Record summary:
This is a predicted structure of an 87-nucleotide RNA (c-di-GMP-I riboswitch aptamer) from a Clostridia bacterium. Of the family's consensus pairs, 95% are formed in the model. Rfam family: c-di-GMP-I riboswitch aptamer. Rfam links the family to the GO term cyclic-di-GMP binding. Rfam describes the family as follows. GEMM was predicted in a large-scale screen for bacterial structured RNA regulatory elements. The organism belongs to Clostridia, within Bacteria. The sequence was found by an Rfam model in a public genome assembly.

């Protein structure tokens, strides 16, 4: 120097819930609130996986059911970038 691990310090992010709002929904945004996180930073057909099913198609007949993403999730795995540094 490089790789793995990560004590300490300075800090950072913010789950569920609640309120308001957008959305068909999944879910998003803002406030509040902290379950937790060494990447809980970024990346969504140009990796996998998961969720929803509006439109469309098919069935049943007015209820409803099934398939399906162009919609959504990065705090599911993954890729990628990065602060400090004892042992």
């Nucleotide at each position: 120097a490089c790789a793995g691990u990560g004590a300490a310090a300075a800090g950072g992010c913010a789950a569920a819930g609640c309120u308001a709002u957008c959305g068909a929904a999944a879910g998003g945004u803002a406030g509040u609130g902290a379950c937790g996180c060494a990447a809980a930073g970024c990346u969504a057909a140009a990796g996998g996986g998961a969720c929803u099913a509006a439109c469309a198609c098919g069935g049943a007949u007015a209820u409803c059911c099934g398939u399906u993403a162009u919609g959504u999730c990065a705090g599911c795995c993954a890729g990628u970038u990065g602060c400090c540094a004892a042992g």